[in-house]
Molecule: transfer RNA
Organism: Cyprinus carpio carpio
RNA sequence: GGCCUAGUGGCCAAAUGGAUAAGGCAUCAGUCUUCGGAGCUGGGGAUUGUGGGUUUGACCCCCACCUGGGUCA
Numbered sequence: 001g002g003c004c005u006a007g008u009g010g011c012c013a014a015a016u017g018g019a020u021a022a023g024g025c026a027u028c029a030g031u032c033u034u035c036g037g038a039g040c041u042g043g044g045g046a047u048u049g050u051g052g053g054u055u056u057g058a059c060c061c062c063c064a065c066c067u068g069g070g071u072c073a
Base pairs, nucleotide, nucleotide: 001072002071003070004069005068006067007066010025011024012023018056027043028042029041030040031039049065050064051063052062053061
């Protein structure tokens, strides 16, 4: 340098072009407990790596770039 692949809350992770993006862990509050833990209930937290484009509509398709991994020299 060429090609492939991945990037989504603090962490993990889903979503075939069609709702203010599901879920788990963690965190916070409540309940329970002498206290804590476990269990149960509830809350907050994502401008989906960046910038453009296509489309009535984009996490999803296209282009460029950034970062990590792999592969070929």